Two RNAs folded together computationally: RNase P RNA and transfer RNA, 432 nucleotides in total. It holds a member of the Rfam family "Bacterial RNase P class A". The family's RNA type in Rfam is ribozyme.

RNA sequence: GGAGUCGGCCAUGCAGUCGCGGCGCCGUCUCGUCGGCGUCGAGGAAAGUCCGGGCUCCAUAGGGCAGGACGCCAGGUAACCCCUGGGAGGCGCGAGUCUACGGACAGUGCAACAGAAAGCAGACCGCCUAAGGCCCGCUCAGGCGGGCCCGGUAAGGGUGAAACGGUGCGGUAAGAGCGCACCGCACGACCGGCAACGGUUCGUGGCACGGUAAACCCCGUCCGGAGCAAGACCAAAUAGGAGGACGACGUGCGGCCCGCACAGUCCUCGGGUAGGUCGCAGGAGAUCAUCGGCGACGAUGGUCCAAGAUGAAUGACUGCACGCGACAGAACCCGGCUUAUCGGCCGACUCCGAUU
RNA sequence: GGGCCUGUAGCUCAGUGGUUAGAGCAGGGGACUCAUAAUCCCUUGGUCGUCAGUUCGAAUCUGACCGGGCCCACCA
Numbered sequence: 001g002g003a004g005u006c007g008g009c010c011a012u013g014c015a016g017u018c019g020c021g022g023c024g025c026c027g028u029c030u031c032g033u034c035g036g037c038g039u040c041g042a043g044g045a046a047a048g049u050c051c052g053g054g055c056u057c058c059a060u061a062g063g064g065c066a067g068g069a070c071g072c073c074a075g076g077u078a079a080c081c082c083c084u085g086g087g088a089g090g091c092g093c094g095a096g097u098c099u100a101c102g103g104a105c106a107g108u109g110c111a112a113c114a115g116a117a118a119g120c121a122g123a124c125c126g127c128c129u130a131a132g133g134c135c136c137g138c139u140c141a142g143g144c145g146g147g148c149c150c151g152g153u154a155a156g157g158g159u160g161a162a163a164c165g166g167u168g169c170g171g172u173a174a175g176a177g178c179g180c181a182c183c184g185c186a187c188g189a190c191c192g193g194c195a196a197c198g199g200u201u202c203g204u205g206g207c208a209c210g211g212u213a214a215a216c217c218c219c220g221u222c223c224g225g226a227g228c229a230a231g232a233c234c235a236a237a238u239a240g241g242a243g244g245a246c247g248a249c250g251u252g253c254g255g256c257c258c259g260c261a262c263a264g265u266c267c268u269c270g271g272g273u274a275g276g277u278c279g280c281a282g283g284a285g286a287u288c289a290u291c292g293g294c295g296a297c298g299a300u301g302g303u304c305c306a307a308g309a310u311g312a313a314u315g316a317c318u319g320c321a322c323g324c325g326a327c328a329g330a331a332c333c334c335g336g337c338u339u340a341u342c343g344g345c346c347g348a349c350u351c352c353g354a355u356u
Numbered sequence: 357g358g359g360c361c362u363g364u365a366g367c368u369c370a371g372u373g374g375u376u377a378g379a380g381c382a383g384g385g386g387a388c389u390c391a392u393a394a395u396c397c398c399u400u401g402g403u404c405g406u407c408a409g410u411u412c413g414a415a416u417c418u419g420a421c422c423g424g425g426c427c428c429a430c431c432a
Base pairs, nucleotide, nucleotide: 001352002351003350004349005348006347007346008345009344010343012321013320014319015318016317017316018315020041021040022039023038024037025036026035027034043327047338048337050336051335052334053333054332055227056226057225058224062258063257064256065255067223068222069221070220071219072086073085074084075083076082087101088099089098090097091096102218103217107216108215109212110211124157125156126153127152128151132149133148134147135146136145137144138143165183166182167181168180169179170178184207185205186204187203188202189201190199191198192197231278232277233276234275241269242268243267244266245265246264250262251261252260271431272430273429285304286303287302288301289300290299291298292297322325357428358427359426360425361424362423363422366381367380368379369378374412383399384398385397386396387395405421406420407419408418409417
C1' cells in the first nucleotide's frame, strides 16, 4: 500500500421566526376557556407480531388424555425458538464464519424413473470352466483339447441420489477380507475433561449396523386460556324488550374427560351511549466506579428521572456549513430474534506485496 | 392497537412428497347452420405470492418476507 474478518458507536448539524402535545407557575370573573413564562417531547429498528416474560381477568390456575414447541454439552437469565463459553461437522490459506446438531439394532413406512438387483438384494454385458453330468475328437493307456447342461464370481463395464469399506501384495479356474500390511470403522480398557467429546496409547473384531425422523414415531425438557378494545371506577341514555336453548344443560373453558364457580345462565335479534378518570411510565430503569467471572452476567455503592397522545403532538419557513442526508413514526411495558437501512467514525485481528 | 384466516390459468376450484400440475367456465380455431345460439372436436394460457432450507426429488414439509380478507368498545 492492497484485500478482508470481527466488535462497538453516530445516523445531517447550528441559529432565528411561527406553530403543536404533556406538566408546573402566574394573570383574567371560578379549578373551564383564553393569554404569558418555564420545562420535556420518537427509534436503532418505534416495524413484522416471530419467540419469551411482567401486568390484568377467568379457581391464589387444579388433575389426566390429546395437542404444541424445543433438542450436542456446560453456564447466564424473570423467561426464551435468546445470549455466552466449549465440542463435533461444513466452508475459508487465514483472522473467522455457518449449522432444526437427540434416536434409523423400539416399531411402522417411503425411495418415482432408470437398472440384473433398492434392503437381511441381485447377475444384463463381462471373467472362469475348478466340482458334477452328457457328447465328440486325439491317444496303447494315463490323460489332453473342444461343445452343451448344471454352475462359480462380484474384480471390470453399465443404471442410479444411493449398489453391503479403500489401496497394495499374496492367493485362485476366475475372483472375493479368502489371507496379510497400511488407512478407515466398530467395541472394550486406560488417560485428559464437570460434560459434550478428545487421545501419536493398548487390546479385540474381517467389517457388521446404508439413506430418510423439516415421514409417522420413540426418548427427554417445557407449555392452562384470553389479551390494555385486558381490567377497575364515575356519569349519561334506553324498551332491565323479543325469540331460542336448558334446569348444572350451559357458560367461565380453549379438543375431550374430571374437578371448581355461577340459581337463573347462555346465544341471536332489537334498544341506548359513543363522555370522563385510572390502568399509563420509578422500571427485570439508565449510567459510573469497585469486586467476582475467559464471557454472557452477577454483587455492592454513588448519581439521575428520560414522550405519554386518544382523531391521536414531535412540524413548517428562512439563513449558513458539508460528506447533500437512508430505512422509517411511540400507543400497556420489558428481554430477544428477524427484516429494512444513504453513509461515516473508532478499536482489535488476518492474508498478500514492497522497503528497512 | 390486538387476534385469526388465506394466496394454484383471466374467474371458481382440485391436487398433501414422485415423470412434463389438472377440471369446469372464459379466450382462439374448426365442424354443424342461410345465420346466431346450443352441441361436438382441437388448442392457447401457470416463475403454484417471493426468497432460502430439508430431501435423490417440493405446489405439498420448514423458516423468513410480500399481498389480500375477516373479527373486537361500553350499558341494561